[in-house]
């Protein structure tokens, strides 16, 4: 890097370094020195691993319990990541609705594109 799938209206410090930008792009509209962006420490979550209470089943057996197994799974968070204004901030493309007017506009949806993340493959 490029393909395949999931997911993106939850959630996350009034801590240290640091000094000026930044929120992917377009166009807005915002954040930022009452200090961004970064790193550090924290902390959010549970994508993959790992553990796993119970639950239904199969062996077994008179039941039943143990045992061995198979799906299911509430939760745990020591590991791999991600994540920590603002829905992915909002839009960008293509449908439908509603109002206002025919220069198209405003609003709402609804599918898509872009993107970002995780797991799998090349």
């Nucleotide at each position: 890097u490029u393909c395949u799938u999931a997911u993106c209206c939850a959630g996350a410090g009034a801590g240290g370094c640091g000094g000026a930008g930044g929120g992917a792009c377009u166009g807005g509209c915002c954040c930022u020195u009452u200090g961004a962006u970064g790193c550090c420490c924290g902390g959010c979550a549970a994508c993959c691993a790992u553990c796993g209470a119970g639950u239904c089943g199969a062996u077994g057996a008179a039941u039943a319990c143990a045992a061995u197994u198979g799906a299911c799974a509430a939760g745990a968070a020591c590991g791999g990541u991600g994540c920590c204004a603002a829905u992915u901030c909002c839009u960008g493309c293509a449908g439908g609705a509603a109002c206002a007017a025919u220069a198209u506009g405003u609003u709402c949806u609804u599918g898509g594109a872009a993107g970002a993340u995780g797991a799998g493959a090349g």
SAM riboswitch aptamer (S box leader), 122 nucleotides, folded computationally. The model forms 97% of the base pairs in the Rfam consensus.